This is a predicted structure of a 454-nucleotide part of an RNA (small-subunit ribosomal RNA, 3' major domain) from Roseobacter denitrificans. NCBI's taxonomy places the organism under Bacteria, Pseudomonadota, Alphaproteobacteria, Roseobacteraceae, Roseobacter.

[in-house]
Context: one part of a larger RNA
RNA sequence: UGACGGGGGCCCGCACAAGCGGUGGGGCAUGUGGUUUAAUUCGAAGCAACGCGCAGAACCUUACCAACCCUUGACAUCCUGUGCUAACCCGAGAGAUCGGGGGUUCUCGCAAAAGACGCAGUGACAGGUGCUGCAUGGCUGUCGUCAGCUCGUGUCGUGAGAUGUUCGGUUAAGUCCGGCAACGAGCGCAACCCACAUUUUUAGUUGCCAGCAGUUCGGCUGGGCACUCUAAAAAAACUGCCCGUGAUAAGCGGGGGGAAGGUGUGGAUGACGUCAAGUCCUCAUGGCCCUUACGGGUUGGGCUACACACGUGCUACAAUGGUAGUGAAAAUGGGUUAAUCCCCAAAAGCUAUCUCAGUUCGGAUUGGGGUCUGCAACUCGACCCCAUGAAGUCGGAAUCGCUAGUAAUCGCGUAACAGCAUGACGCGGUGAAUACGUUCCCGGGCCUUGUACA
Numbered sequence: 001u002g003a004c005g006g007g008g009g010c011c012c013g014c015a016c017a018a019g020c021g022g023u024g025g026g027g028c029a030u031g032u033g034g035u036u037u038a039a040u041u042c043g044a045a046g047c048a049a050c051g052c053g054c055a056g057a058a059c060c061u062u063a064c065c066a067a068c069c070c071u072u073g074a075c076a077u078c079c080u081g082u083g084c085u086a087a088c089c090c091g092a093g094a095g096a097u098c099g100g101g102g103g104u105u106c107u108c109g110c111a112a113a114a115g116a117c118g119c120a121g122u123g124a125c126a127g128g129u130g131c132u133g134c135a136u137g138g139c140u141g142u143c144g145u146c147a148g149c150u151c152g153u154g155u156c157g158u159g160a161g162a163u164g165u166u167c168g169g170u171u172a173a174g175u176c177c178g179g180c181a182a183c184g185a186g187c188g189c190a191a192c193c194c195a196c197a198u199u200u201u202u203a204g205u206u207g208c209c210a211g212c213a214g215u216u217c218g219g220c221u222g223g224g225c226a227c228u229c230u231a232a233a234a235a236a237a238c239u240g241c242c243c244g245u246g247a248u249a250a251g252c253g254g255g256g257g258g259a260a261g262g263u264g265u266g267g268a269u270g271a272c273g274u275c276a277a278g279u280c281c282u283c284a285u286g287g288c289c290c291u292u293a294c295g296g297g298u299u300g301g302g303c304u305a306c307a308c309a310c311g312u313g314c315u316a317c318a319a320u321g322g323u324a325g326u327g328a329a330a331a332u333g334g335g336u337u338a339a340u341c342c343c344c345a346a347a348a349g350c351u352a353u354c355u356c357a358g359u360u361c362g363g364a365u366u367g368g369g370g371u372c373u374g375c376a377a378c379u380c381g382a383c384c385c386c387a388u389g390a391a392g393u394c395g396g397a398a399u400c401g402c403u404a405g406u407a408a409u410c411g412c413g414u415a416a417c418a419g420c421a422u423g424a425c426g427c428g429g430u431g432a433a434u435a436c437g438u439u440c441c442c443g444g445g446c447c448u449u450g451u452a453c454a
Stems, first nucleotide, its partner, number of pairs: 001454002003451003007448007015438002019402005026315008034306002042053002064301007073125001077124002079121005088101005106115002127290002130288003136284002138279003141275001143273001148187006154163003167178003193267004198235007207225001212222003238261001241255005317395001321354006333343003361392001366387007408430007
């Protein structure tokens, strides 16, 4: 100087408390461990691995296994020889591929030469999702959007170092004010950026009977940009104003005005560093290793196994509900183009019924029949119909999320995708409760103290 303390002081955070809803019990989905297997490819491992890489494993993907094949190779450059092709047909084969037939017309150019392409050969080489993330770059997680981390000059100290950065207030903040052997500065904080909330201007192939006329009653037509909206510009919030408080400071409390008030709300933005954190299987790359194989091709299988254990979810156990009918209004986004056309809700509400039961709850599982995608749904897809109708009556110890348009609840869209979501990322509808407070648990910041630790 740090680190640590079941030392002290001050402070913060859904950290506790106050509340609301869950997980842990059931069934299923999904990931992991384990076991099994010819193979169940590999990685990720407390928080910060486990609906993670995977924005989608039937083949492909695919890296794994079995079998069958190739060896200058599926791909690149160079050299030599030779000029043809390709498609198509027949046979063998699981196919890759092999044999036969067929075909003989590349570009430029008079030609030669050259180039493209095919075949054959030769070696230089290709190739490797093989190893090492403890050789690395790049990217990422985490402490943590925590308020910290440093430097120059000066001063103090023999020196390591200290000071500044401590102190009194204050703040979300090393934020600001005051003081001070310090005076300044940098990276962070804040602001500058984006979206939302208000208004104005500009602009009307969306919208409007707002006001007029027609009307097939549809903004449909004429007509018009007032409104809604769209999208560019601008305004607006700064503790600016008032009162109190405070050191007359920074600020804090209350008020006025205002669409919005004290960081308006949300996002993007992640300091010096920590964990030899993660990734050599995105990519790049040193070293090592393989080179008729650890490279390449094909068919089939596997990644989907199943006494079991854990994580994350979906769905339930019902009457604040189920079923049937009726039923209004969204937003994001997508469709090649389109504010013009198309895709577009559900819960809510109303009516009827069920009447507390393993039920008209619950839907697993199984049998049968189909639809769709796709060469192909056996291993191993999704959906529909009929039948079947399991466990489950609110969950032990323990544990998680959330402070407002949030939680909870309801549906919708998108990416990737032939097909496949209860996942991920977005969108809107309905819409709460509680916070006395900081004693305690967890994590963090500052000062101080002890130390046989570095």